[in-house]
Molecule: c-di-GMP-I riboswitch aptamer
Organism: Deltaproteobacteria bacterium
């Protein structure tokens, strides 16, 4: 540099659910807790759900979700 189908090492994250905090609210955050995950690391960039708020009800703004898909970058282990 690339490629990553399978296994193997070391460590990583942590769904649903419970305390707590924040948030109108999707939802976050800390911690407990493991269905799962080779990007379940990062990015809201195009779709897509979800919220909230205007509305001529067509839609418009604003805003969650990266563990819905798709794109961008970054990377262990292994092969070439």
């Nucleotide at each position: 540099c690339u490629a990553u189908a399978a296994a193997c090492a070391a460590g990583c994250c942590a769904a649903a659910c419970c305390a707590c905090a924040g948030g109108c609210g999707a939802c976050u955050g800390u911690g407990g807790g493991a269905c799962g995950g080779a990007a379940a690391g990062c990015c809201a960039c195009g779709g897509g759900u979800c919220c909230g708020c205007u509305u001529a009800u067509g839609a418009g703004c604003g805003g969650a979700c990266a563990g819905c898909c798709g794109g961008g970058u970054u990377c262990c282990c292994u092969g070439g």